Predicted 3D model of a 1461-nucleotide RNA (small-subunit ribosomal RNA) from an uncultured bacterium. Its mean pLDDT, the model's own confidence on a scale to 100, is 86. It matches the Rfam family "Bacterial small subunit ribosomal RNA".
């Protein structure tokens, strides 16, 4: 000492990014009542009009001018003379170096702290001494002149505390001597002084010169003081030293000579940025940031550069010069410097008044009076801060009224408000009225303020942000990925708590947001306090200068450590107490604190230095041992090309399969012999060796380096190691060799859509040797070295010892390697564990979100190819790492299903039939779209149906409910229009009553009715589908930091998560089985209309049966497997039955049901029409292609339905559909009903047919108003594709496929469709390699809207930023040279000169001096090469980033050729 939010499906962890807080010299937005304290150009150190910010003394001094007295003199203009007093200018003194003001420049003795010696110091304060005689001048002033101004020049007079000799020197300063440790003392010599004013006459206050002091400056030095090394080397007055100059002083400060140092990695030199401190603001602290106002210390004063004056200055309101800018001008030539108070303009987001006073405080001159002070006091202006206060208090539910919202009940604004009582801070009126004054009088800008009293009235006074989470506050409507919002995460596509308003909350309040900074939160630079297997992070290894660290025991020192004193560390702040403004802020007094720096005086355990010594840590010795450890020479033996010889025929070769290749000019295969180069099979190990690359045939040489035994030497000789430097696999480069086999490139065959590849045939660099570079790698153990410690257990190389033995076995112990397992520990896990990643000391490298970027620039270093160092702009809101479910894999492992394989029938072709797409159409109504949509919803569209179109029509409506008026009917019936619907007219016509009025209809009107009008992605109910598959899940417990696992995995077994066994897991709960229906056997009771007269079949109930129960064999068990019995045997067959859940799956058009929308219509009626269209293209299906067949004729055998609007019999007509007839039956009584395949006979004989039947024509029947579009039956006639169907596809495992035909539901009609019935009645499963789908373990994953995922890499557009680039165009600091102003110094000084001295004295000389020239030096300017940085630049390189481009699949599952470096 607070954390949240955000990477994931979830989950730990790493690890950025954001947000919560305080701050400000603050801007902006909105708003705006008051007082007190403060604060107010952060930018352009940019320019500045106007005033004002430094003056003052008459007691330093001379004179001008006013003014009042007053005398004197006059020509009565007037002239002079004296006091006194008033003004300005002069001389001269001080004072203008303070005070105010900015912060440019400055990284540096500037600041800051703490010392230091070689040093000045006006005024001020204290001590001494002493002012004695003289002298020439020269402003003002007075005449002249110049010039336009600014100013100047000559000539004439004057004074002084101006200015100069003389005299005198306690003292002072040089010189020389002597003493003294030493500061210093003394002697002798030589030089330096001075001023007066006032005066009350006492003095007082200046002046020389000396010593001290106070204070105040100048100068050195120790330690602090930013970022870059992509700045590594700097430096010639450079560093020393002698001398001479200078200066207030030391010094290289300058200069001449001499010597060659000096400075640097602990950062010199370079760039870059900055005033520095006390403090301020964060923060727990540490520390980070900062340096406004206050206060200390520097710097500057338009820009550069110099000096003069002075005690001080290189001088803010002085002065010279050069520059730039501005301003006056008579063009000749002058003037000016707000970073002083106001104040303008410019710049900017942005910072104030030309204000009042010298009452106070301070400062400058004065003896003072006083004067001057934009210092300062105060006031103005601005919520810019900080603080205190108010905008009202009580009461007061009929919880008013609006306004929100609302399930319409109500809820909330809300005691709020209104209304009552009551109060005055403020505020407006009036009265009083300060301290501040110090110092008797006097004096007050602020100020009639502060304060106080009175009166009057609630009166004068509330905004602003926010309400998805972080994060306090929620509703409505409007908007529809638009407008917009966003500090992160993310909101907005038609029910948005995130965008606008509103209402209504929430937070703060005369404020509130909001942008910028800063510090914190960030333990996110980690000193406190992090890391580096795999997240970012160990350098490829070794060897070493530097440094950093150091072993045991004794002495001394006392640097570091630690203690006590003593200085210093201003003041302001700060913390605490007290006080003083009503309180606070703000102000005083006190006292604390100040972690640094210096002095002293001490301690000695620990570092630390000196010294003595020790052996255990290192090294050496002596004896042994293993080894692919280096390098160098020889050397073998298989392979393998090639080349000759023999012998031998057509093929080899190669691949999934092929070609291409070789071969008849004789190949491969095979023998013989030769020649070559490379590389060394078994032995080979989970083995050795080495620092690491890395190292294998043998023998020989030359060399390292380790292990173990003796404990003989030396006596800490050590570890580590920035910087150096050597070694460093494979490619790669140079020169020369070599060249067998393989093999980039290249070239062919293949394969593919494509195939610059995976596969094959060849083949050149290169692999190989010498020599020389290269310097990299997934150089890995992704783990830097050295050391000491902490549990075992096993293997296994090399050594050594016990033990045992005939031994070398075996077994025990040790030291040293390389391994596997494991415990503490540790770690996000994973996983590591004496070879730590565990505990610990030492040192070194190395990371601080992700792309950009293993990259630009810039150095270094390469022969190149490169390497080594290494940013930034822009972007993103993650990138990661381990685990965890799940899914998926051209992963594995068990196993299941008509899943495939084995059968049979089909379909896919043909013709129709139906759906569906498409198209068409005024409409071809909707809806279903992979499985799971297409004979579906529709179990039956001619009209209805109906939802669609076109026309004609109605508006309370075709339907329900209420309600107010009016009418008295309403239904029916009749004329006209019309196509109906509808519209008009006309007739006829009410009941009940308590007399109010109802009941029912119409008509008006109102609420409302209605809608197959959107949204199945608001939503119920249902239903399809994985799938009858065997799974899905909970308690408890256990285990994991957690997601989560376990349980349910494993071995068996099962149809089955079915059972059994074993197990940290015992149980349970939906699924599973069973339990219900039909059936199959028996048995009983019944029993009509059946079947029949006991039996038996048949309807119908009701028990029995079967349960691996019996026997064998198998097993551990559960089970299996074979028997028997039995109608049935291992679930006997069929049905019902459908678990968590998944697809935003289907349905808003069956119902239902939120929101939307329409209301003379998207409603509702009506006739027509459409849903029945036709070049197409799919689905499901019917019938065929025939002889196991088709005709004809004859005879058999079901079952399960259905009938009163109905099934219809017989009988009769009709070739026949059918008619016609009516018996009978509400149905085990009758009908429907012929069942058909079938059998028996007979005809056809292989053909487009007596096969098949479309297609059309004509004539008939039904049903129904009505069969035109659009029905369905019958006869004649007509006879069309079709001769078994490509790739492919689909049922079916037993009473099943297949053939058969029979009923039914809708239905007036209309059936190849759809659900039921029964007859006849097969074949084949060897098995699980493929194919589809599933179940369970496992594996890998970069997937998780989950492989239809994900996700590279060119190209092509658009925007950004950047890097090169022929130049081009600035910036800055050097350097060469040439020029060179002011001015200090120096030299010269013919020209000019009062003051001393000389003398022949209106004048000369002299001594000193100066104008001027000269010289060094130098601000600037030129002129040149270059160095650094910067904008720009045709084009060009990549690179970020952009909902829906292209090209291809590289990567992630074995990713379809493992992937990477």
């Nucleotide at each position: 000492u607070a954390g949240a939010g955000u990477u994931u499906g979830a989950u730990c962890c790493u690890g950025g990014c954001u947000c919560a807080g305080g701050a400000u010299a603050a801007g902006c937005g909105c708003u705006g009542g008051c007082g007190g304290c403060g604060u107010g150009c952060c930018u352009u150190a940019u320019g500045c009009a106007u005033g004002c910010a430094a003056g003052u003394c008459g007691u330093a001094c001379g004179g001008g001018g006013g003014g009042u007295g007053g005398g004197a003199u006059u020509u009565c203009g007037g002239u002079u003379c004296c006091a006194c007093u008033c003004c300005a200018a002069g001389u001269g003194g001080c004072g203008a170096a303070c005070g105010g003001g900015u912060g440019a420049g400055u990284a540096a003795c500037g600041c800051g702290u703490a010392a230091g010696a070689a040093c000045c110091u006006g005024c001020c304060c204290c001590c001494g001494a002493g002012c004695g005689g003289g002298g020439g001048a020269u402003a003002a002033c007075c005449c002249c002149g110049a010039g336009a101004a600014a100013u100047c020049g000559g000539g004439g007079c004057u004074a002084a505390u101006a200015c100069c000799g003389c005299a005198u020197a306690u003292u002072c300063u040089c010189c020389g001597g002597a003493c003294u440790c030493a500061u210093g003392u003394c002697c002798g010599g030589a030089g330096c002084a001075a001023a007066g004013c006032c005066u009350g006459a006492g003095g007082g206050u200046g002046c020389u010169u000396g010593g001290g002091g106070a204070g105040g400056g100048g100068c050195u030095u120790g330690c602090g003081u930013c970022c870059u090394a992509u700045c590594a080397g700097g430096u010639a007055g450079u560093u020393g030293g002698u001398g001479a100059g200078g200066u207030a002083a030391a010094g290289g400060c300058c200069c001449a000579c001499c010597a060659a140092g000096c400075c640097g990695a602990a950062g010199a030199c370079g760039g870059g940025u900055a005033g520095c401190u006390g403090g301020u603001c964060u923060g727990a602290g540490a520390g980070g940031a900062u340096g406004g106002u206050c206060a200390g210390c520097c710097a500057c004063a338009c820009u550069g550069g110099g000096a003069c004056u002075g005690a001080g200055a290189c001088a803010c309101g002085g002065c010279c010069c050069a520059g730039a800018c501005u301003c006056c001008u008579a063009c000749g030539g002058g003037a000016g410097g707000c970073a002083g108070c106001a104040g303008c303009a410019a710049g900017g987001g942005a910072u104030a008044u030309u204000g009042c006073g010298c009452a106070a405080u301070g400062g400058g001159c004065g003896a003072a009076a006083g004067c001057c002070u934009g210092a300062c006091g105060c006031a103005g202006c601005a919520a810019c801060g900080c603080c205190g206060c108010g905008u009202g208090g009580g009461u007061g539910a009929a919880g008013a009224a609006g306004g929100c919202c609302u399930u319409c009940g109500g809820g909330u604004u809300g005691u709020a408000a209104a209304g009552c009582c009551c109060u005055u801070u403020u505020c407006c009126g009036g009265g009083g009225g300060a301290a501040g004054a110090a110092g008797c009088u006097c004096u007050g800008a602020c100020g009639g303020u502060a304060c106080c009293c009175c009166g009057g009235g609630a009166a004068u006074a509330a905004g602003c942000c926010u309400c998805g989470g972080c994060u306090a506050a929620c509703u409505a409507c409007g908007u529809g990925c638009c407008a917009g919002c966003a500090g992160c995460c993310g909101c907005g596509g038609u029910a948005a708590g995130a965008c606008g308003u509103a209402g209504g909350a929430g937070g703060c309040g005369a404020g509130c947001g909001u942008u910028a900074u800063c510090c914190g939160g960030a333990u996110u630079u980690a000193c406190u306090g992090g890391g580096c297997g795999u997240a970012a992070a160990g350098a490829g290894c070794g060897c070493u200068a530097a440094g950093g660290c150091g072993g045991c025991g004794a002495g001394g020192g006392a640097a570091g450590u630690c203690a006590g004193c003593c200085c210093u560390g201003a003041a302001a702040u700060c913390u605490c107490c007290c006080g003083g403004c009503u309180c606070a802020a703000c102000c005083g007094g006190g006292a604390g604190g100040g972690g640094a720096g210096g002095g002293u005086u001490g301690a000695u355990a620990c570092u630390c230095c000196c010294c003595c010594g020790c052996u255990u840590g290192a090294g050496g010795g002596g004896g042994g041992c293993a080894g692919a450890g280096g390098g160098a020479g020889g050397u073998g033996g298989a392979a393998c090309u090639c080349c000759c010889g023999g012998a031998g025929u057509a093929g080899u070769g190669g691949u999934g399969a092929a070609a291409u290749g070789c071969g008849u000019a004789g190949a491969u295969a095979u023998c013989g012999g030769g020649a070559g180069g490379a590389a060394c099979a078994c032995c080979a190990g989970u083995g050795g060796c080495g620092a690491a690359g890395g190292c294998g045939g043998c023998c020989u040489c030359c060399u390292g380096g380790g292990c173990c035994c003796c404990u003989c030497c030396u006596g800490a000789c050590g570890c580590u190691g920035a910087g150096g430097u050597g070694c460093g696999a494979a490619a790669g480069c140079g020169u020369g060799g070599g060249g067998a086999g393989c093999a980039a490139a290249c070239c062919g065959g293949a394969u593919u859509a494509g195939a610059u590849a995976c596969c094959c045939g060849g083949g050149u660099a290169g692999u190989c040797c010498a020599c020389g570079c290269c310097c990299u790698a997934a150089a890995c153990g992704a783990u830097g070295g050295a050391c000491a410690c902490u549990a075992g257990g096993u293997a296994u190389g090399g050594g050594g010892g016990g033990u045992a033995u005939c031994g070398a076995c075996c077994c025990c112990c040790u030291c040293c390697g390389u391994g596997c397992c494991g415990a503490a520990g540790c770690u996000a896990a994973c996983g590591c564990c004496u070879u730590a990643a565990g505990u610990g000391u030492c040192c070194c490298g190395c990371c601080u979100g992700g792309g950009g970027a293993u990259u630009a620039c810039g150095g270094c270093c390469g022969c190149a190819a490169g390497g080594c160092u290494a940013a930034a702009a822009c972007u993103c809101a993650a990138a990661g790492g381990a685990a965890u479910u799940g899914a998926c894999g051209g992963g594995g492992g068990c196993c299941c299903g008509c899943a495939c394989a084995a059968g049979c029938a089909g379909c896919g072709g043909a013709g129709c039939g139906u759906g569906u797409g498409g198209u068409u159409u005024a409409a071809u109504u909707c809806g279903a779209u992979g499985c799971a949509a297409a004979g579906c919803g529709a179990a039956g569209a001619a009209c209805c149906u109906u939802a669609c179109c076109a026309a004609g029509g109605c508006u309370u409506g075709a339907c329900a409910u209420g309600c107010c008026g009016a009418u008295g009917a309403c239904a029916g019936g009749g004329c006209g229009c019309g196509a109906a619907a509808g519209c008009u007219c006309c007739c006829c016509u009410u009941c009940c009553u308590u007399c109010g009025g109802g009941a029912c209809a119409u008509c008006g009107g109102c609420a409302c009715a209605g809608g197959u009008g959107c949204u199945g992605c608001a939503u119920g109910g249902c239903u399809g589908u994985c799938g009858u598959c065997a799974g899905c899940u909970c308690g408890u417990g256990c285990c994991g930091u957690g997601a989560g696992g376990u349980g349910c995995u494993g071995g068996g077994u099962u149809a089955a998560g079915u059972c059994c066994c074993g197990c940290a897991a015992c149980g349970a709960g939906c699924g599973c089985a069973a339990c219900c229906c039909c059936u199959g056997u028996u048995g009983u009771c019944a029993g009509u209309u059946g079947a029949a007269u006991u039996u038996c079949u048949c309807u119908g109930g009701c028990a029995a049966g079967a349960c691996u129960g019996c026997c064998c064999c198998u097993u551990a068990a559960a089970g299996g497997g074979g028997g028997a019995g039995g109608a049935a045997g291992g679930c006997g067959g069929g049905g019902a039955u459908g678990a968590c859940g998944u697809c935003a799956a289907g349905u808003c058009a069956g119902c239902a049901c939120g929101g939307c929308c329409c209301u003379u219509a998207c409603g509702c009626c009506u006739u027509g029409g459409g849903c029945a269209a036709c070049a197409c293209a799919c689905a499901c299906g019917c019938u065929a292609c025939a002889a196991u067949g088709g005709g004809u004729g004859g005879u058999a055998c079901a079952a399960a339905g259905g009938g009163u609007u109905g099934c219809u019999a017989a009988g009769g007509a009709g070739c026949g559909a059918u008619c016609u007839g009516g018996a009978g039956c509400c149905a085990a009584u009758c009908c429907c009903a012929a069942a058909a395949a079938g059998c028996c006979a007979u005809c056809c004989u292989c053909a487009g047919u007596u096969c098949g039947g479309a297609u059309u024509g004509c004539a008939g029947g039904c049903u129904g108003a009505a069969a035109c579009c659009c029905g369905c039956c019958u006869g004649c006639a007509u006879g069309a594709a079709g001769c078994u169907g490509g790739a492919g596809c689909u049922g079916c495992u037993a009473g099943u496929a297949a053939c058969c035909g029979c009923a039914g539901a809708u239905c007036a009609g209309c059936a190849u469709g759809c659900u039921g019935c029964g007859g006849u009645g097969a074949a084949u499963a060897c098995g699980u390699u493929c194919u589809c789908g599933g179940g369970c373990c496992u594996u890998g994953u970069a997937c998780a809207c989950a492989c239809c995922g994900c996700c590279c890499g060119u190209c092509a557009c658009g925007u950004c930023a950047u890097g090169a680039a022929a130049g081009c165009c600035g910036g800055c600091a050097a350097c060469a040279c040439c020029u060179g102003a002011a001015g200090u110094c120096g030299a010269u000084g013919g020209g000019c000169c009062a003051a001393c001295c000389g003398a022949u004295u209106u004048u000369c000389g002299g001594a000193g001096g100066u104008a001027g020239u000269c010289g060094c030096c130098u601000a600037g300017g030129g002129u040149g090469g270059g160095g650094c940085u910067g904008g720009u630049g045709a084009u060009u390189g990549g690179g970020a980033c952009g909902a829906a481009g292209u090209c291809g699949u590289a990567a992630c599952a074995a990713g379809g050729u493992a992937a990477c470096c």